Small-subunit ribosomal RNA, 5' domain, 547 nucleotides, folded computationally.

[in-house]
Context: one part of a larger RNA
């Protein structure tokens, strides 16, 4: 010179786009952040309605009550699926296969999705809920009777798999496909639209779709393991190591391995730094620099770890799990003292701590995710607002004319310079703010209603084609017209050299300046204030750090 997630002084007109606890991985008040299926199930609070029956007022066919019953309507709960292992947040830990890259898996696993091939047959006992009964102060728990399932558990069945065994065909070994072969073991679950004849216990058989659901291959995505190489400091850390190192054998994993054991040998690393200390998440990448390199890991993406602090599983396709369980410990709150409860490194917010770092905000219109068949629900991701000059970038604070060179300031050598075309004066424009009117994109699906095509026994149902209608937090906010008015909008540092800018008055080695060199003891272009004048501008300076 550049730069920054900055701070701090002084100063501040608009917009766009960013960014914003760098410190205490302290604590945390209070709200929200993970829910969803009623087309898996029992079972129904509560409201509307209408039919029949009482009663009670009377206007004699109306009103109120109540009881029975059909429809409709479904709250809160509970059983059963998915989902919660993704999204979001933080860098404690970690010098390691944790990250980058380059391979390898013939040693592996995969729910949802896409596809191919078969299959969905017959039974069974329970259990939550409810209803009672009890114990607790609560959290919550005992008993007893009943009840449903795509919830459990049998039987059958084998397109497949699995496991013997044979033979081909390939591999760098272990071995792998790929054909027969046979004993033997392995599976299911409904639910739901429509619909002419025919049966029919009126439930449905049937028939036809659509969703599940079971077995097995093959696919995308995704994950698990092993291996070269790579990128911080310390030798004032020189020797480490006993499951250590390696073989047999067994366990145990989705899967390979001392992963684990049991029994044998004595190995194994190391000056190319083992082992031991410090510090540190890694990359993409940013910063600076002509590059080599140097320093750096905020935002943004990708990997990892982590969730109060320590250990541990269970449950899943997937955690050993942030808003799960379960122990241990610290804190903190509730209590009837017997005994519960809690976990902002989510999104707002509060309090410490710092120099420092924001709204207890709006909508799920859009994008994406999660249930669902669909509507739709849910989403502090997400989208927008709102605060901060924290940076960037744009605009503006007007523009032309105008010399008696006014007045005033400062300076004089007292003649005049200078601030200066700057003012004022005139003639203009109107960008930003300001009023008023008009105002898009960001929306296209879903859905629905008609149509047509195709499937069909059907003009049903699906599936797809047109066309029409229906959705917006931002927000009348961009933007456009029209309107007033030069009216609201400039300041900060610096002028002794570096380094662009000079005089004057104060002060007198004082008060002070100060990045270096160094001014300052009575003519100070270096202190202070003035006036000129320089450099940058909504910013300008100044500490801090890194090229």
């Nucleotide at each position: 010179g550049a730069a920054u997630g900055a701070a701090c002084g002084c100063u501040g007109g608009c917009g766009g786009c960013g960014u914003g606890g760098u410190u205490c991985a302290g604590a945390c008040a209070u709200g929200c952040a993970a829910g969803u299926c009623g087309a898996a199930c029992g079972g129904g609070a509560u409201u509307g309605u209408c039919u029949a029956g009482u009663u009670a007022g009377c206007u004699u066919g109306c009103u109120a009550a109540u009881u029975a019953g059909g429809c409709a309507u479904g709250a809160g709960a509970g059983u059963g699926g998915c989902g919660a292992a993704c999204g979001g947040g933080u860098g404690c830990g970690u010098a390691a296969c944790a990250c980058g890259u380059a391979a390898a898996g013939a040693a592996c696993c995969u729910a949802c999705c896409c596809u191919u091939a078969u299959g969905u047959c017959u039974g069974g006992g329970a259990u939550a809920g409810c209803u009672c009964a009890c114990c607790g102060a609560a959290a919550g728990g005992u008993g007893a009777a009943u009840u449903a399932a795509u919830a459990c558990c049998g039987g059958a069945u084998g397109u497949g798999a699995u496991c013997u065994c044979u033979c081909u065909u390939c591999u760098c070994a272990u071995g792998a496909a790929g054909a027969g072969u046979a004993c033997a073991u392995u599976a299911a679950a409904g639910c739901u639209g429509g619909g002419g004849a025919c049966c029919u216990u009126c439930g449905g058989g049937c028939c036809u779709g659509g969703c599940g659901c079971a077995u097995a291959g093959g696919g995308a995505g995704g994950g698990c393991u092993u291996u070269g190489c790579g990128g911080c400091c310390u030798a004032u850390c020189a020797g480490c190591u006993u499951g250590u190192u390696g073989g047999u054998g067994a366990g145990g994993u989705a899967a390979c391995g001392g992963c684990u054991c049991a029994c044998c040998a004595a190995g194994g690393c190391a000056a190319a730094g083992a082992c031991g200390g410090g510090u540190a998440g890694c990359u993409g990448g940013u910063c600076u620099g002509a590059g080599a390199g140097g320093a750096u890991g905020a935002u943004c993406a990708g990997c990892c770890a982590c969730a109060c602090u320590g250990g541990a599983a269970c449950u899943u396709a997937g955690a050993c799990a942030c808003g799960g369980u379960c122990c241990a410990g610290a804190c903190a709150c509730c209590u009837a003292c017997g005994g519960g409860u809690g976990g902002c490194a989510g999104c707002a917010g509060u309090u410490u701590c710092g120099a420092a770092u924001c709204u207890u905000u709006c909508a799920c219109a859009a994008u994406g995710g999660g249930c669902g068949a669909a509507a739709g629900c849910c989403u502090g991701a997400u989208g927008g607002a709102g605060c901060a000059a924290c940076g960037c970038c744009g605009c503006g604070u007007g523009g032309g004319g105008g010399a008696u060179g006014a007045a005033g300031g400062c300076c004089u050598u007292c003649g005049g310079g200078u601030u200066g075309u700057a003012a004022a004066c005139c003639c203009c424009u109107g960008u930003c703010a300001c009023c008023a009117a008009g105002g898009a994109u960001a929306a296209a699906a879903c859905g629905u209603a008609a149509u047509c095509u195709a499937u069909u026994a059907a003009u049903a149902c699906u599936a797809g084609g047109u066309u029409g209608c229906c959705u917006g937090a931002u927000g009348u906010a961009a933007c456009u017209u029209g309107g007033a008015g030069a009216g609201g909008a400039a300041g900060g540092a610096g002028u002794g050299g570096c380094u662009a800018a000079c005089u004057c008055u104060g002060u007198g080695c004082c008060a002070g300046c100060a990045g270096c060199c160094g001014c300052g003891g009575u003519a100070a272009u270096a202190c202070a204030g003035a006036g000129a004048c320089u450099c940058c501008a909504a910013g300008c300076g100044u500490u801090a750090u890194u090229c």
Its Rfam family is "Bacterial small subunit ribosomal RNA".
The prediction has a mean pLDDT of 82.